[in-house]
RNA sequence: GCCGACGUAGCUCAACGGUUAGAGCGGAGCCCUCAUAAAGCUCAGGUUACAGGUUCGAUUCCUGUCGUCGGCA
Numbered sequence: 001g002c003c004g005a006c007g008u009a010g011c012u013c014a015a016c017g018g019u020u021a022g023a024g025c026g027g028a029g030c031c032c033u034c035a036u037a038a039a040g041c042u043c044a045g046g047u048u049a050c051a052g053g054u055u056c057g058a059u060u061c062c063u064g065u066c067g068u069c070g071g072c073a
Stems, first nucleotide, its partner, number of pairs: 001072007010025004018056001027043004049065005
């Protein structure tokens, strides 16, 4: 340099183009206990990498940029 995949919560990952973007772990609180842990309940936490485009409607489709990984040279 060329090609491909990926980028969503603190971490690991979901989400036919259509109701308020969810789950596990982690965090906070409650409950329980003599106490701790576990179990249970509740809550907080998101510029869906960035910028445009298509569409009535985009996390999803298209284009560009950036980043990560892999392959070829």